[in-house]
RNA sequence: UACGUGCUCCGGGGUCGGUGUAAUUCCGAACCGGCGGUCAUAGUCCGCGACCCGCGAGCCAUCGUUUCCAAUCCGGAAGCGGCGGCGAACGGUUGAACUGGUGGAAUUCCAGUACCGACAGUCAAAGUCUGGAUGGGAGAAGCACGUA
Numbered sequence: 001u002a003c004g005u006g007c008u009c010c011g012g013g014g015u016c017g018g019u020g021u022a023a024u025u026c027c028g029a030a031c032c033g034g035c036g037g038u039c040a041u042a043g044u045c046c047g048c049g050a051c052c053c054g055c056g057a058g059c060c061a062u063c064g065u066u067u068c069c070a071a072u073c074c075g076g077a078a079g080c081g082g083c084g085g086c087g088a089a090c091g092g093u094u095g096a097a098c099u100g101g102u103g104g105a106a107u108u109c110c111a112g113u114a115c116c117g118a119c120a121g122u123c124a125a126a127g128u129c130u131g132g133a134u135g136g137g138a139g140a141a142g143c144a145c146g147u148a
Base pairs, nucleotide, nucleotide: 001148002147003146004145005144006143007142008141010139015029016028017027018026030128031127032117033116034048035047036046037045043115044114052092053091054090058086059085060084062082063081064080065079066078067077068076069075097113098112099111100110101109119131120130121129
């Protein structure tokens, strides 16, 4: 320095006003932007994660049945079938940007003008409220051991 194994820790942000019986959901103005990659810095290029859908290795529980063991009693183990729950891996789906400038190089910087944002809930329609979530996770950092 590289690779492998294990462990620890980190790992999502954003509102005011107006109208109204009622809206952080409408109207007006504002604010926010996970992770890796990209000769140059990305919400809108490429890929990933989560949510949603499918499939399902395997695991748990219960009922029936067969075999074996035990036998004072509550039984125990394995196989097969039915029903239910959890569920790796894999697959599907998954929003949005252009122009000009600088430069060797930028849909990533600068200027201008735009656009996008899951599902459920709500006395009124949600990127910003509440909830699944003190969850999960792409990944980041560190430590230990081993090999070359």
A computed fold for a 148-nucleotide RNA from Arthrobacter cupressi, annotated as FMN riboswitch aptamer (RFN element). The prediction has a mean pLDDT of 86. Of the family's consensus pairs, 97% are formed in the model. Taxonomically the source falls in Arthrobacter (Bacteria, Actinomycetota, Actinomycetes, Micrococcales).